[in-house]
Source information:
Predicted 3D model of a 90-nucleotide RNA (c-di-GMP-I-GGC riboswitch aptamer) from Deinococcus phoenicis. Its mean pLDDT, the model's own confidence on a scale to 100, is 81. Lineage of the source: Bacteria > Thermotogati > Deinococcota > Deinococcaceae > Deinococcus.

RNA sequence: CUCGAAAAAGGCAAACCCUCCGUGAGGAGGCGACGCAAAGCCACGGUACUCCCCGCCGUUCACGCUGCGGAGUAAGCCGGGUUACCGAAA
Repeated sequence: CUCGAAAAAGGCAAACCCUCCGUGAGGAGGCGACGCAAAGCCACGGUACUCCCCGCCGUUCACGCUGCGGAGUAAGCCGGGUUACCGAAA
């Protein structure tokens, strides 16, 4: 360094519920543990989702559809990048 023990110490915290923030996806805090060896951090690639806008068709409208438009959300979806606690075996 790789690795991750039917090990120890320490750590994080899904869903539900409550409060607040956001048009929304979602976020923050509390409660709570389904899980996690990077479930620390970064939207770079993929992906999913949201809002807005443009365009086309239908429509009175609403709305739906589409986009190789814009702005976002998700790092606990998959890759990638980066940093790190502990220490058995190999």